[in-house]
RNA sequence: AGUCGACUAUGCGACUAUAAAUAGGCUAUUAAGCAUAGUGCGUUAAAUAAGGUUAGC
Numbered sequence: 001a002g003u004c005g006a007c008u009a010u011g012c013g014a015c016u017a018u019a020a021a022u023a024g025g026c027u028a029u030u031a032a033g034c035a036u037a038g039u040g041c042g043u044u045a046a047a048u049a050a051g052g053u054u055a056g057c
Stems, first nucleotide, its partner, number of pairs: 001016005006039006025057004033041001043051002
């Protein structure tokens, strides 16, 4: 410098020509996806209602 973790921004993390991942503080837990905001997809569901992990350090 570039790419990736759905998209945009920021952070966090990984990789080096590839687009993945056991990483994204630790432990347990949850279907709830790395975090925040918005959108989308997926997902739970009593099913077009409603929801959008939780606790501790």
Predicted 3D model of a 57-nucleotide RNA (Pistol ribozyme). It matches the Rfam family "Pistol ribozyme". On this family, see Weinberg et al., Nat Chem Biol 2015: "New classes of self-cleaving ribozymes revealed by comparative genomics analysis". Its family is annotated with catalytic activity in the Gene Ontology. The coordinates come from a structure-prediction model, not an experiment, and the mean pLDDT is 83.